[in-house]
Context: one part of a larger RNA
Molecule: small-subunit ribosomal RNA, 5' domain
Organism: uncultured prokaryote
Formats: sequence, structure tokens, C1' cells
RNA sequence: GAUUGAUCGCUGGCGGCAUGCCUAACACAUGCAAGUCGAACGGAAACGAUGGGAGCUUGCUCCCAGGCGUCGAGUGGCGGACGGGUGAGUAAUACUUAGGAAUCUGCCCAUUAGUGGGGGACAACUCGAGGAAACUCGAGCUAAUACCGCAUACGCCCUACGGGGGAAAGCGGGGGUCUUCGGACCUCGCGCUAAUGGAUGAGCCUAAGUCGGAUUAGCUAGUUGGUGAGGUAAAGGCUCACCAAGGCGACGAUCCGUAGCUGGUCUGAGAGGACGAUCAGCCACACUGGGACUGAGACACGGCCCAGACUCCUACGGGAGGCAGCAGUGGGGAAUAUUGGACAAUGGGGGCAACCCUGAUCCAGCAAUGCCGCGUGUGUGAAGAAGGCCUGCGGGUUGUAAAGCACUUUCAGUAGAGAAGAAAAGCCUAGGGUAAUACCCCUGGGUCUUGACGUUACCUACAGAAGAAGCUCCGGCUAACUCCGUGCCAGCAGCCGCGGUAAUACGGAGGGUGCAAGCGUUGUUC
Repeated sequence: GAUUGAUCGCUGGCGGCAUGCCUAACACAUGCAAGUCGAACGGAAACGAUGGGAGCUUGCUCCCAGGCGUCGAGUGGCGGACGGGUGAGUAAUACUUAGGAAUCUGCCCAUUAGUGGGGGACAACUCGAGGAAACUCGAGCUAAUACCGCAUACGCCCUACGGGGGAAAGCGGGGGUCUUCGGACCUCGCGCUAAUGGAUGAGCCUAAGUCGGAUUAGCUAGUUGGUGAGGUAAAGGCUCACCAAGGCGACGAUCCGUAGCUGGUCUGAGAGGACGAUCAGCCACACUGGGACUGAGACACGGCCCAGACUCCUACGGGAGGCAGCAGUGGGGAAUAUUGGACAAUGGGGGCAACCCUGAUCCAGCAAUGCCGCGUGUGUGAAGAAGGCCUGCGGGUUGUAAAGCACUUUCAGUAGAGAAGAAAAGCCUAGGGUAAUACCCCUGGGUCUUGACGUUACCUACAGAAGAAGCUCCGGCUAACUCCGUGCCAGCAGCCGCGGUAAUACGGAGGGUGCAAGCGUUGUUC
């Protein structure tokens, strides 16, 4: 000099864009953060409409009707493995770069072949029982895209090549024909099953690189390799039985300490050094330790089980919980924000869709924490006013500074006007599928709406210099000097050093220097 997720002191007008627990991976009150689908299903607790009935106070109350809009709880499907947080652990099961073969992959895309016919249950519900509660038990009824056989099998799997094995689920819209008025048939859409390929995602292996310590020199028994078996989606001591005695190490094994890694960031002419906040990629973790279940995917932050510590409820028998999600609280600390708004946009989950959910996200609030921009007026004005300070008492300086005169109105204020972020979806309509003008799909045209921010940005008008400057320093380094007070005292200080009666170095004043909505201090790194 540069730098900062900064602190502290004094001061503080506005805006834009960023950033904001670096410490206790300490403990957490409260609210919210993952739901959705009635176009899978049996149904109907609530609300509404409609119809019927009763009571009357004549516009209300009650009852009935799943026939309707819808829908609590339940079965079922998909999603809760993403998104969000943190950096405790980890020095290599991680990360980075370059390769590899023995693998899986829901949703998505393309292609091929199917989607036939049956069965038995279990929730909900009803009845009963236990319990303070959490919740649990028994009996009975019932549906399905839940579950299980049968049939079929281009391709698929196993095979001793003879053969053997294995699927499925329906739902919605519309239509003409038929009808025993149940429905059948046709068609479109969404699904379902088997298989192949792709895309995406993931698992595994190899090599090289990746902090300090030798006051850590030897380490290793599933250890190193082989055969066989088991196991996995998959190679493999991954596991086991048997056999052999190997494997690593001064090119630093093992042990100890420290640490998430990278793209990058800071500095530097570079080489290098230091760091790894925000943003992006990967990894690990979710009160502590262990375990599996479900599933395409987890050994699962807001799932389950066991153990432990802690907190809470209890009728003492037994139960409940996990903010390193967003806010917020206590605590720690020099120190770090609102218990805000909206799903309008972008994206995600579910759904045919309408739509619902989304503390992701977009915004707003707080903080000069940082960077950038703007303002706090402009011109003129010598009687060089008054006052202050200095003085050699003549004057000098503050100083064109002020006043005065003439202007301007950025920003803030008040009032008005006013983009863009919005394109979709929906409705109407021209082309394709179709027997079809229904219905559906895509591409065009028209129409109709949808904005949290928001009193938005930007623009216009109004009034009036009106509301807006401080902080450090002035002995040398180092830009900037005099007076008074003090008297080795009080004090200053980054280094050299100042102060013991004329201190440009302490304190005050006048004057000056530097930077400026900041300035200075302390800490960090180069």
C1' cells in the first nucleotide's frame, strides 16, 4: 500500500447493488417449512345448493334424500431419497483430473407385443372391551388401479439343449348401432404388463495430485494371495471353509495433531504465499450410538425400531419430543437481522384439468457491513464589516469566507400521471386422429382475465437555500504552526523518542493538512 462475512470510538442526508452467528454440531417456548389425487375405491363427518316434511316468531330452526357441488377420516397411487440447513467427522470408503468394466435406473423419449377369465381378504363402518392419556384388543360386514391363483408369451429368464419358468388394471370424455335398459360394440385420452434401445441419475474399480510432526520406525492375522462356496444390481476377503506365507515401509508405512475438498477469493510485476464467507459442483452429517424396513432410489433432517443423555405430560401403571429448515428465544461472544408479504414470476410435488401445496423462490423490513453514484447549493460581492486569534501595536490572519444582491431546485417533501416484470391456462375459432360436425391434440387467429413488490421505476407540477458534514492529524518518517496552560507532573507514543519554567511532540484555543457520509483505532492476510 492493498484486503476484510469484521469489532470498537466519534459522526451520520439519499439511492442502487450486494452481504449479514466466523463463537456453543449449546439448549430450545410458539407458528409455519410436504403434500396431492373423488378421472383408482368403499363411502358421507362437515359446508353449500336443490327437492320433500315438521315447527312456527314468515324467515329462521330441525328432520329426510350421496340424486348434486364437494369432502373429514379410511383403503389405494405418486411424492415425502428433490428442494432447504450445517461443516461435527473425514488426511482418504472424500475431493480434483484422466481413464476403465463386472452394474442398476421411478417419472421421460422411441420401438415391439399384449391388456382374457376368476378368487379370497383387510381397513373404513357397526357392536363390544381395556386405558388418565398415547393408543390398543375382540367379533361381524364391504370396495378397488390393494392382494392371489388360472389362461396366453414375439421378444425375456434358466437349461444337461430334451425341456422348464414367468405378466397385466382399469378409469374418464364422446358418439352412432344393438339392448334382456344392467350394458355390449366403436372411438379418443390417461393408465397397466412384458421386452429392446436411448436419455438422465446413481453404484463400483485404477492411476496421479492433495497440511504438519521422526522428540512417531517399524506396521499388519481376513492380514497378502489362491481354490471352492455364499452374498450383491454389480467386480472384489465383501463374507465363510480349506491351502500357501505373504502384504506395506526412510520415494516416510504405522502413530499423533490439524482440516470438509474443488471452481475460486485476497495479495503479488510474476513466481509464489494465505484463505475456501456469499454463488456453483462433489462429499459427510441430522440430539448421541447402533440397526434394518419400505422403495427405482435411503440405511432416510421434519419415517420406523433398540440403547443412552436431556426436556416435558402422568391418575405413577405408562407415554411424548428432537430448529445444523424459515422466523424467533435463552446462552456463549468484541460481534451478526423480522416470530413480515406473496405464490404475481422462475422452479418443484400431486392432478386430465381447474387447482392445491411450496419459509425453495420472488419481494419487503433491520444494519454506513461493503462497493458504486448523488447531494449538503451556484454566480457576484472589499467598507477587506463585526467577532475570534496573533502582534514588533503599524498591522497581519480567519477571508470572497460571511452579510448583501442575482439565480438554480438535483435529492428529500407534497400533489398528479404512470411503464415493464404477463406469458400461459380458460372461452370462441381454421388444420390432424376419427364413421363423425362430438371428444381430444398441436400449430395459428380472436377474446377474456391474473402483480406480493407497489404510495414501484420513470415523468410532470408546486414551494423555498429552504431539511442535509464530519473525523483524523500538524517533531522526523509524513502533507500541515503559533499562543496559552502544565512543569520528568499530568500525559503522549507505530519507530526514533517528547515532558525537569520560554514544549511546533502533553491539554486547550486560533490557524492549517488529509480523507469525506464517513473518519480513525484494533484484529486478519499478502